[in-house]
This is a predicted structure of a 73-nucleotide RNA (transfer RNA) from an Acidobacteriota bacterium. The organism belongs to Acidobacteriota, within Bacteria. The sequence is in RNAcentral, with records from ENA. Rfam family: tRNA. By type it is a transfer RNA. The prediction has a mean pLDDT of 82.
RNA sequence: GCCCUCGUAGCUCAACGGUUAGAGCAGCGGACUCAUAAUCCGUUGGUUCCCCGUUCGAAUCGGGGCGAGGGCA
Numbered sequence: 001g002c003c004c005u006c007g008u009a010g011c012u013c014a015a016c017g018g019u020u021a022g023a024g025c026a027g028c029g030g031a032c033u034c035a036u037a038a039u040c041c042g043u044u045g046g047u048u049c050c051c052c053g054u055u056c057g058a059a060u061c062g063g064g065g066c067g068a069g070g071g072c073a
Stems, first nucleotide, its partner, number of pairs: 001072007010025004018056001027043005049065005
């Protein structure tokens, strides 16, 4: 330098172009316990990396940029 994959909650990850972007863990509150842990219930938390475009409608499609990983040279 070229090619491929990826970027979504604090972390690990889901999500046909359309319902409110969800799950587990973590956090917070509660139940249980003499108390702690475990377990159970509830709950907070998101400019979906950035910009532009396509579309009635974009996390999703297209272009560019940035970043991470891998391959070729």